This is a predicted structure of a 471-nucleotide part of an RNA (small-subunit ribosomal RNA, 3' major domain) from Fucus serratus. Its Rfam family is "Bacterial small subunit ribosomal RNA". Taxonomically the source falls in Fucus (Eukaryota, Stramenopiles, Phaeophyceae, Fucaceae).
[in-house]
Context: one part of a larger RNA
RNA sequence: UGACGGGGACCCGCACAAGCGGUGGAGCAUGUGGUUUAAUUCGAUGCAACGCGAAGAACCUUACCAGGGUUUGACAUUUUGUGAAUUUAUUUGAAAAAAUAAAGUGCCGUCAGGAACACAUAAACAGGUGGUGCAUGGCUGUCGUCAGCUCGUGUCGUGAGAUGUUGGGUUAAGUCCCGCAACGAGCGCAACCCUUGUUUCUAGUUGCUUUAUUAAAAGGUAUCUUGAAAGACUGCCGGUUAUAAACCGGAGGAAGGUGAGGAUGACGUCAAGUCAUCAUGCCCCUUACACCCUGGGCUACACACGUGCUACAUUGGGCAAGACAAAAAGUUGCGAAUUUGUGAAAAUAAGCUAAUCUUUAAACUUGCUCUAAGUUCGGAUUGAAGGCUGCAACUCGCCUUCAUGAAGAUGGAAUCGCUAGUAAUCGCUGGUCAGCUAUACAGCGGUGAAUCCGUUCCCGGGUCUUGUACA
Numbered sequence: 001u002g003a004c005g006g007g008g009a010c011c012c013g014c015a016c017a018a019g020c021g022g023u024g025g026a027g028c029a030u031g032u033g034g035u036u037u038a039a040u041u042c043g044a045u046g047c048a049a050c051g052c053g054a055a056g057a058a059c060c061u062u063a064c065c066a067g068g069g070u071u072u073g074a075c076a077u078u079u080u081g082u083g084a085a086u087u088u089a090u091u092u093g094a095a096a097a098a099a100u101a102a103a104g105u106g107c108c109g110u111c112a113g114g115a116a117c118a119c120a121u122a123a124a125c126a127g128g129u130g131g132u133g134c135a136u137g138g139c140u141g142u143c144g145u146c147a148g149c150u151c152g153u154g155u156c157g158u159g160a161g162a163u164g165u166u167g168g169g170u171u172a173a174g175u176c177c178c179g180c181a182a183c184g185a186g187c188g189c190a191a192c193c194c195u196u197g198u199u200u201c202u203a204g205u206u207g208c209u210u211u212a213u214u215a216a217a218a219g220g221u222a223u224c225u226u227g228a229a230a231g232a233c234u235g236c237c238g239g240u241u242a243u244a245a246a247c248c249g250g251a252g253g254a255a256g257g258u259g260a261g262g263a264u265g266a267c268g269u270c271a272a273g274u275c276a277u278c279a280u281g282c283c284c285c286u287u288a289c290a291c292c293c294u295g296g297g298c299u300a301c302a303c304a305c306g307u308g309c310u311a312c313a314u315u316g317g318g319c320a321a322g323a324c325a326a327a328a329a330g331u332u333g334c335g336a337a338u339u340u341g342u343g344a345a346a347a348u349a350a351g352c353u354a355a356u357c358u359u360u361a362a363a364c365u366u367g368c369u370c371u372a373a374g375u376u377c378g379g380a381u382u383g384a385a386g387g388c389u390g391c392a393a394c395u396c397g398c399c400u401u402c403a404u405g406a407a408g409a410u411g412g413a414a415u416c417g418c419u420a421g422u423a424a425u426c427g428c429u430g431g432u433c434a435g436c437u438a439u440a441c442a443g444c445g446g447u448g449a450a451u452c453c454g455u456u457c458c459c460g461g462g463u464c465u466u467g468u469a470c471a
Stems, first nucleotide, its partner, number of pairs: 001471002003468003007465007015455002019418005026310008034301002042053002064296007073125001077124002080120004086103007107114002127285002130283003136279002138274003141270001143268001148187006154163003167178003193262004198230004203225002208220004233256001236250005312411001316370007328359003333352002338347003377408001382403007424447007
């Protein structure tokens, strides 16, 4: 100087407390461990691995296993030779591939040849999701959006170092003020950026609306949309304080003291994670640890754990009728309307490259019914019949109808999230994608609470100080 302390002082955080809703019990989905297996590819492992890489494993993907094949190779450059390329048919085969036959003679050209492609040939080489994340780059997580981390000059100290950065106040903040052997500065904080909340102006078609209605047309701009401004700064008033910084209350205001949310992550820590995104040193394989293909596996199942979904019902279930979004996507696409079907869906097909066309919001409201029961709760599981995608749904897809109707009576110890348009609850959209295991993830809006006395305690963090046989 740090680090540590079941030392001290001060302060902060959904850290506790006060509340609301969960997990832990059930069924299922999904990930992991373990076990099994020919293989169950690999990685991630306290917080910070476990709905994680994977924004989608039937084949492909795919890296794993079994079998069948190839060895200058699936891919790149270079030599030489032959043939345009290419297409079709037959045979063998699970396919990869091999063999045979036929069609085909293109483009540029100085008629030597050249370009592209295929086959053969020869080595240089290719190739490796093989190893090492403890050789690395890059990227990322975490402490933590915590308020810290440093430097120049000066001064003090033999020196390591100290000072500044400590102290008195204050703040979300090393934020600001005052004081001070310090004076300044940098990276962080804040601000600048994006979204949202208010108003004005501007421009309005494909939006909205008025006239009129068959349409066309004309007018307007409250909502909405485009762009530009204004607006919030402790600016004003009162009080407290040291006449400071600031805090408390008030006015005006759409908004008040960082208005709300996001992006933004200092010096560093964890030899944290990633050689399987990519790049890369070294090591290793080279008729195989490379490459092609078929089938299987990644979906196994005594069990254990994590994360979720659905429930256990009356603030509810069923039936009928009625209402209100935002955001996003769409041409190999979204698909209205009509017809068929109980339905999934099918047939036909308008419009739309979109403020024009398409994609039903649900909780909610009204009426009827059920009445405390393993039920008109719950929907697992299983049987049968179908639909869709796709060469192909057996291993191993989704959906529909009929039948079946399991566990489950609010869940032990323990444990998680959340302070306002938040929690809770309700649906909608998208990416990936032929299809889908999405209950996941990323967004969008609808309805819409309770509680915060306080900082003794648990956890994490910051500043000062103290002890230390630690570095």

The RNAcentral record of the full RNA draws on SILVA. Its mean pLDDT, the model's own confidence on a scale to 100, is 80.